[in-house]
RNA sequence: AGAGUUUGAUCAUGGCUCAGAUUGAACGCUAGCGACAAGCUUAACACAUGCAAGUCGAGCGGCAACAUAAAUACUUUUGUAUUUGAUGGCGAGCGGCGUACGGGUGAGUAAUAUCUAAAUAAUCUACCUAAUGAAGGGGGACAACUAUUGGAAACGAUAGCUAAUACCGCGUAAUGUCAAUUUAUAUAAAAAUUGACCAAAGUAGGGGAUUUAAUUUUUAAAAAAUUAAACCUUAUGUCAUUAGAUGAGUUUAGACAAGAUUAGUUAGUAGGUGGGGUAAAGGCUUACCUAGACAAUGAUCUUUAGCUGGUCUGAGAGGAUGGUCAGCCACACUGGAACUGAGACACGGUCCAGACUUCUACGGAAGGCAGCAGUGAGGAAUCUUGCACAAUGGGGGAAACCCUGAUGCAGCUAUGUCGCGUGUGUGAUGAAGGCCUUUUGGUUGUAAAACACUUUCAGCAAGGGAAGAAGUUAAUAUUACUAAUAAUAAUAUUUUAUUGACAUUACCUGCAAAAGAAGUACCGGCUAACUCCGUGCCAGCAGCCGCGGUAAUACGGAGGGUGCAAGCGUUAAUCGGAAUUAUUGGGCGUAAAGAGUGAGCGGGUUGUUUAAUAAGUCAAAUAUAAAAUCUUUAAGCUUAACUUAAAAACUGUAUUUGAAACUAUUAAACUUUUGAGUCUCAUAGAGGGGGGUAGAAUUUCAGGUGUAGCGGUGAAAUGCGUAGAUAUCUGAAGGAAUACCAGAGGCGAAGGCGACCCCCUGGGUGAAGACUGACACUUAUUCACGAAAGCAUGGGUAGCAAACAGGAUUAGAUACCCUGGUAGUCCAUGCCGUAAACUAUGUCGAUUUGAAGAUUGUGUGUUUGUUGUUUCAUGAUUUUCGUAGUUAACACGUUAAAUCGACCGCCUGGGGAUUACGACCGCAAGGUUAAAACUCAAAUGAAUUGACGGGGGCCCGCACAAGCGGUGGAGCAUGUGGUUUAAUUCGAUGCAACGCGAAAAACCUUACCUACUCUUGACAUCCAAAAAAUGGAAUAGAGAUAUUCUAGUGUUUAUGUUUACAUAAAAAUUUUGAGACAGGUGCUGCAUGGCUGUCGUCAGCUCGUGUUGUGAAAUGUUGGGUUAAGUCCCGCAACGAGCGCAACCCUUAUCCUUUGUUACCAUCAAGUAAAGUUGGGGACUCAAAGGAAACUGCUAGUGUUAAACUAGAGGAAGGAGAGGAUGACGUCAAGUCAUCAUGGCCUUUAUGAGUAGGGCUACACACGUGCUACAAUGGUAUAUACAAAGGGCAGCAAAUUUGCGAAAAUAAGCUAAUCCCAUAAAAUAUAUCUUAGUCCGGAUUGAAGUCUGCAACUCGACUUCAUGAAGUAGGAAUCGCUAGUAAUCGUAGAUCAGAACGCUACGGUGAAUACGUUCUCGGGCCUUGUACACACCGCCCGU
Repeated sequence: AGAGUUUGAUCAUGGCUCAGAUUGAACGCUAGCGACAAGCUUAACACAUGCAAGUCGAGCGGCAACAUAAAUACUUUUGUAUUUGAUGGCGAGCGGCGUACGGGUGAGUAAUAUCUAAAUAAUCUACCUAAUGAAGGGGGACAACUAUUGGAAACGAUAGCUAAUACCGCGUAAUGUCAAUUUAUAUAAAAAUUGACCAAAGUAGGGGAUUUAAUUUUUAAAAAAUUAAACCUUAUGUCAUUAGAUGAGUUUAGACAAGAUUAGUUAGUAGGUGGGGUAAAGGCUUACCUAGACAAUGAUCUUUAGCUGGUCUGAGAGGAUGGUCAGCCACACUGGAACUGAGACACGGUCCAGACUUCUACGGAAGGCAGCAGUGAGGAAUCUUGCACAAUGGGGGAAACCCUGAUGCAGCUAUGUCGCGUGUGUGAUGAAGGCCUUUUGGUUGUAAAACACUUUCAGCAAGGGAAGAAGUUAAUAUUACUAAUAAUAAUAUUUUAUUGACAUUACCUGCAAAAGAAGUACCGGCUAACUCCGUGCCAGCAGCCGCGGUAAUACGGAGGGUGCAAGCGUUAAUCGGAAUUAUUGGGCGUAAAGAGUGAGCGGGUUGUUUAAUAAGUCAAAUAUAAAAUCUUUAAGCUUAACUUAAAAACUGUAUUUGAAACUAUUAAACUUUUGAGUCUCAUAGAGGGGGGUAGAAUUUCAGGUGUAGCGGUGAAAUGCGUAGAUAUCUGAAGGAAUACCAGAGGCGAAGGCGACCCCCUGGGUGAAGACUGACACUUAUUCACGAAAGCAUGGGUAGCAAACAGGAUUAGAUACCCUGGUAGUCCAUGCCGUAAACUAUGUCGAUUUGAAGAUUGUGUGUUUGUUGUUUCAUGAUUUUCGUAGUUAACACGUUAAAUCGACCGCCUGGGGAUUACGACCGCAAGGUUAAAACUCAAAUGAAUUGACGGGGGCCCGCACAAGCGGUGGAGCAUGUGGUUUAAUUCGAUGCAACGCGAAAAACCUUACCUACUCUUGACAUCCAAAAAAUGGAAUAGAGAUAUUCUAGUGUUUAUGUUUACAUAAAAAUUUUGAGACAGGUGCUGCAUGGCUGUCGUCAGCUCGUGUUGUGAAAUGUUGGGUUAAGUCCCGCAACGAGCGCAACCCUUAUCCUUUGUUACCAUCAAGUAAAGUUGGGGACUCAAAGGAAACUGCUAGUGUUAAACUAGAGGAAGGAGAGGAUGACGUCAAGUCAUCAUGGCCUUUAUGAGUAGGGCUACACACGUGCUACAAUGGUAUAUACAAAGGGCAGCAAAUUUGCGAAAAUAAGCUAAUCCCAUAAAAUAUAUCUUAGUCCGGAUUGAAGUCUGCAACUCGACUUCAUGAAGUAGGAAUCGCUAGUAAUCGUAGAUCAGAACGCUACGGUGAAUACGUUCUCGGGCCUUGUACACACCGCCCGU
């Protein structure tokens, strides 16, 4: 810091989604240790049990329990019992202080809260500190207790006794309180004088003298001793007042959620006076008076919510949040109320009411965990009924101490943050295993094993062992106080005793062994990380885009990899990214967005000059902004988190002082550098309102003429008309609108305004002056105007014309067309208030190069002058082009969408939604305002390339037209569909499947069906054993096959003996056996190669560099000509190039040269019935090699002096001479896995292989392609003539003979320019048939044959005889062909044993027509529209 996603691609707009950080979290999987934090977000739901606030005997009367002591009694002793408050102490009670703190929770509360800053001269404050003064003298009660007594209990009742620091008078009293007066100042505050009023409590310690009282001892008295009190003293407490500190009350200002679909609210309400009340101001309360108060700067109402320091996020500004910690507030089962008190309207107090729970003897009672633990419930979800007061803090106490679920600790939980560990080094043979594999290897992987080493943490054991402790008690000493060496208090380098929950603590040491310790999510893109298997739009995944329909890097598993790591991932939530609410920092012509237009109060903004002020503004200082947090720097825990300290900061608020440019306020002034307005003069105009007038036209009415139609349409019909229409003439009536002029001309704010004249009236503009002196701009709410349609009332109604009727059209036609026709359109008055009310562009002002016009003024020049024309200058309005600039682009461009300024309106993804509900307006129709649920990942703008268009332009093609001949009807052949079948094998299906694969299904072919067989196999390679190979015969069987018999003994090499054998090995072949494997016309042509079709032999398809554009792209390749052609020329921001076109190749047309057999024969010779038959020839034809020839080369015209076109000459051929081969980039997931090859899948006693038979030849029917015909341009018969190109040895076969014939027999020649197939046919000549289902036509059927072949039944071709069907020229529709072409005629070949009407090739005869490009089909180029891009067989709307 960005990324993905709209499109074929692009730029923009715009939403959705992701990557980051965070959490009081939860869930899934997993889990070694520790430190520090955190832990009911839900039911302010209900709560069992225990604990959470007591303490003081140094306030009091006392004394139940405990202990001590004494006395008495009993007892052998230990001891037991009783008595004595005598002592330590102390239950209950009176009294004091505390219980208003601490702890919990967030229900309520949108301000009686909170925060910040102020005020309190309008207040209080227990305990504490300081100060001044005082504490005299009396009194009467009530608990406890005792007696009686009620009740189940809780709790009482009656009578009696008693104390106090409890309670109450009296006395005293001021710098206290109140009142009055005086003085000063002043809204009030101060001082003085006088008067009235208000207090108290003691207790504890010590003590010499003195006094009093009591007791004891001794006594005659005295005296002595003890105790108590007075008294003195110390400490503490008490009362009054003042001051402080602390804490609290009250008040003010600002800040602090959402909704206007909440706009008005308020009667104690706002204020005043008097009374009351409070600690205190105050409608706080009450009586009276006034009628106010709050509100668009958002009152009231509704919804939600504790607020803050802070926390999370963010660069910041902001946004979200308020758990833990800290401050404030509120609450304590729900609601209400007060009492006590310094303080409460009181969490563990009281009273009342309510709900709930518990107890009950039914009469009554008791309770309040939002304290700490804990329970139930709710929930996705949140802990122990722990230890201790050792520390810190709090309450009481003189203190020791007591109390303290505050607190300190421990426990549970990976909830979070931080730290540590799960080992380290060496280790290749790259082990095994796994996975993948092109089968060679790769990877897991130095990873493991193995060897060496270490021991943090956990463990064990034992031991050692801190800090957290300060104090307190006692003693001693000193000091203070004192009359005192007493008592008390304080202090101490002293001494003594003693205090730790945590804690089996932290930490240190020892022992042993790598020993005990790794998961989780992801791997299509975003986003780091890839393969195999399984699955087969199934199962599933998914944050967005999207994956999955048989080769899934996206599902599931595995191997491998990537990230993080004691955690990882998911879910939820917040901020960020999002400049996607834009203050920083967005927009509104077409993407969402300028209100239909104006007027205008409030608001906002505002010319020039001067002075003053100091509200804004700026600066400085001071105060405050709690601590914690954040930041920085240090320090302490082994480190870190964490903690501690210091600094900085808290951008805020207030006060004070200062500055005076700008804004503001006040005052004064200015106007030829100047906004706005007024007056005078001039001027253009469909500006507005009212009244009047005019002509043309339509229609109707009346009359005349006149006769059969009119009218209307694409064509018709409805309609009108013989009752006289239409047409035409004359006259009349009535309504509405104003031809020409008329123009991107004018006027108006917009809507809008159009004959002429008159009246009333608004605004604009110009020139020159005069005047006012900022009077201005904009504008929420508001008000006014506002097309058409519509509504209301009353008129009017010629034409037009929703609705409606009829006629057409149509599958239908509630439409378009036609004939009619009512509201309405017109007028008056009143509503409505909307339009693509558009320049889709708010109003106002300023600044910024230009060009060409138009309308309307003014000045000036020209003209002697007028009209007119016109130059230049200067205003206003308006149109087009265009620079800079802007814009996503299109475009805008001084009339801005440029650059600045002022103000208003509006927008925030698409749909839902011009909506619902509510409110307001309206007579109604309806209008204005205006959501949500839900749903999608887009919707949209501009431009680009294609494709498409029953858009346009140009051009081409047997595309149409002009012609010729066909198909479609018949019969047959052949292919296909369908049907049938055991099987009718499979494929091809618009053009571009259908006489196609198949250049040939009787068996074979053959892939199909039935039946019978084989299983390493019919075929390939490897291994072992055996046998040569190879034949022949028999039996069984449909055959494959099975069984038996039999002939045969080889070839090569080596060795041995020997000359013919033996042994060994090898090759070929066969058999048997075992397994690797073979085999598959099984599937996928949508996994593929190769090949092919098609657009199309159409003229196109592209690239490099440059240039233009933000970009997709464009340019080139477009334009003007031309061509069969992107062929060529010219021009041009293009210049070049490539694949195509053309040419090069083959055949053919003319000539030449060479060669000359098997071809040829002119001349010469020979020769025949005839014949190049023979000699010979090399002229000709022909053959086959090589050349020539044609290039718009020449002439003329046209054309741009071009390219080229037209005509002509010459020439065998003329403008590509004719034909062929040759097929650009690409399209159709076109065709083919059954030619072949091939990935994957499937099959393996079968989906492989063999055999026999059958089928591919079926047949109601439909279609395609052909053949033969329907006849006289013909049929039949006879005679006669002329080709080319092919083929031939498992062949072509002459001639001869036989047969009516198909053929047969025999057989010459030919491996072919030699022989054969092989008579070409149409043609021509003659004869006949004479228009008929025929002497046309030949299907079908019967009979008899021929040939091929193991075999013609299913199922061949041909022949002969007989039979003699349909068919008399073919509906809609449709095909081919432009010259040696169509048409017609025959010939040959491939395949092939046989079997063409098909296919391929060959020649013979040999036409007609083309005006032309409107239309049909296809194609090319340019252009235009598009919401299409799978591209019109598209997209998409309604029901």